[in-house]
RNA sequence: AUUCUAUCCAGAGAGGCGGAGGGACUGGCCCAAUGAAGCCCGACAACCGGCAUUCUCAUUCGAAUGCAUCGGUGUCAAUUCCAGCAGCAUUAGCUGAAAGAUAGAAA
Numbered sequence: 001a002u003u004c005u006a007u008c009c010a011g012a013g014a015g016g017c018g019g020a021g022g023g024a025c026u027g028g029c030c031c032a033a034u035g036a037a038g039c040c041c042g043a044c045a046a047c048c049g050g051c052a053u054u055c056u057c058a059u060u061c062g063a064a065u066g067c068a069u070c071g072g073u074g075u076c077a078a079u080u081c082c083a084g085c086a087g088c089a090u091u092a093g094c095u096g097a098a099a100g101a102u103a104g105a106a107a
Base pairs, nucleotide, nucleotide: 002106003105004104005103006102007101008100013041015040016039017038021031022030023029025084026083027082028081042076043075044074047072048071049070050067051066052065053064054063055062080099085096086095087094088093
């Protein structure tokens, strides 16, 4: 890098280093020296592992619900910031897809 599945309207710091950029892409619209990216700490969450309870079962396996003490990721402006293709609607807009992100699995 590829394929499949699930999720994406909730949540998270007036901390330290750092110094100009950032919000995937394009268009818009925003954020940023009252300091961007990045790193560290902290936090959020609960996808995987883990733990607890219940169900099935002889047990294992499996399923449901919950927890966050521990591990692997992830995340911490704005709905995935909005649109980008299609359908519906006079319009505002609504629905679905695509694209993207993250996790798990496969080869």